Molecule: Lysine riboswitch aptamer
Organism: Apilactobacillus bombintestini
RNA sequence: GGAAGAGGCGCAAUGAUUAUUAGUCGUCCUAUCAAACAAUUUAGGUUGUGAAGCGAUAGGAUUAAAGGAAUCGUUGCCGAAACUGGUAGUCGCCUAAACGGCUACUUCGUUGGGUCCUAGCUAAAUAAGCUAGGGACUGUCGCAAGUUAUUGCUUGCGGGGUGCUUUU
Numbered sequence: 001g002g003a004a005g006a007g008g009c010g011c012a013a014u015g016a017u018u019a020u021u022a023g024u025c026g027u028c029c030u031a032u033c034a035a036a037c038a039a040u041u042u043a044g045g046u047u048g049u050g051a052a053g054c055g056a057u058a059g060g061a062u063u064a065a066a067g068g069a070a071u072c073g074u075u076g077c078c079g080a081a082a083c084u085g086g087u088a089g090u091c092g093c094c095u096a097a098a099c100g101g102c103u104a105c106u107u108c109g110u111u112g113g114g115u116c117c118u119a120g121c122u123a124a125a126u127a128a129g130c131u132a133g134g135g136a137c138u139g140u141c142g143c144a145a146g147u148u149a150u151u152g153c154u155u156g157c158g159g160g161g162u163g164c165u166u167u168u
Stems, first nucleotide, its partner, number of pairs: 001168005008078001010077009026062008036049004040098006081111003085106008112138002115135008140159008
C1' cells in the first nucleotide's frame, strides 16, 4: 500500500401508511366602510386585479399543501455521515443591492458513537434539526494496578476514526 471487519436506540437514502401542520393558507357568500391592492425587502420598471367594489373589519360555508415527525419495509454503508469556510451554477416578474432557497465541487477545519441537560438559531410546535458548553454511558488503543488455570475480567488515567482489529 491492498483486502476483509467491529462499535449500536449506529449512519444515510428511499417507498408506503399515519398524526400534526389546521379548521390554518386559500376560495365563496352576507353586512358596514370604502379606492386602492398584489408579485420576499428597498429604489426604479413591468405585468395583473379593481365602483360589475381594490382593500379593511365582523359573521357564515367550504377547505388544503410543502417542509419537518412516527411506524413498517427496502437499499447502500461504518468519515458511515454531519457541520463551518470557499468556489461555481440556478431560483424567488425585470434591473441594482439585500435577504432567502436548491444543486455540484473543493480542500481547509471540527466531530469515535448514540443519549440527557442548558443556551442560541430554525420551525406551526413543548416535535425534530444545527451550533456551543456540560454530564453519565459505550467502543477502541496505550499505561498502571488488582484478580484469574487462562491470551479472560475489573478499576483508574490518558489519546483519537488518516484511528482500531485480522490478513497480505